Source information:
The prediction has a mean pLDDT of 81. This is a predicted structure of an 87-nucleotide RNA (Bacterial small signal recognition particle RNA) from a Candidatus Aenigmatarchaeota archaeon.

RNA sequence: GCCUUUCAGGGCCAACUAACUAGCGAACCUGGUCAGGUGGGGAACCAAGCAGCCAUAAGCUAGUUAGUGUGGUGCUUGAAAGUCACU
Numbered sequence: 001g002c003c004u005u006u007c008a009g010g011g012c013c014a015a016c017u018a019a020c021u022a023g024c025g026a027a028c029c030u031g032g033u034c035a036g037g038u039g040g041g042g043a044a045c046c047a048a049g050c051a052g053c054c055a056u057a058a059g060c061u062a063g064u065u066a067g068u069g070u071g072g073u074g075c076u077u078g079a080a081a082g083u084c085a086c087u
Base pairs, nucleotide, nucleotide: 001084003082004081005080006079007078008077009076010075011073012072013071014070015068016067017066018065019064020063021062022061023060024059030055031054032053033052038047039046040045
């Protein structure tokens, strides 16, 4: 010095968790607005409120960041031992 083994650290990939961003997302048991229709009224109007629309909840998808008593890696560094070669 090459190679092998063991140990330890690091890199990379994956898994899991949390946060953030975006999107999707409720026949009814979320909210808002409520056409039509319904009820009250002499009327003006009022009330409840289906569909629709909007916003979202639980949740799902994608990305980013961080983390770890997890896994993988023919990547990388160090230490020890061994074989071989050279001086």
Source information:
Rfam family: Bacterial small signal recognition particle RNA. Its family is annotated with signal recognition particle, plasma membrane targeting and SRP-dependent cotranslational protein targeting to membrane, signal sequence recognition in the Gene Ontology. Rfam classes the family as a non-coding RNA gene. RNAcentral holds the sequence, with entries from ENA.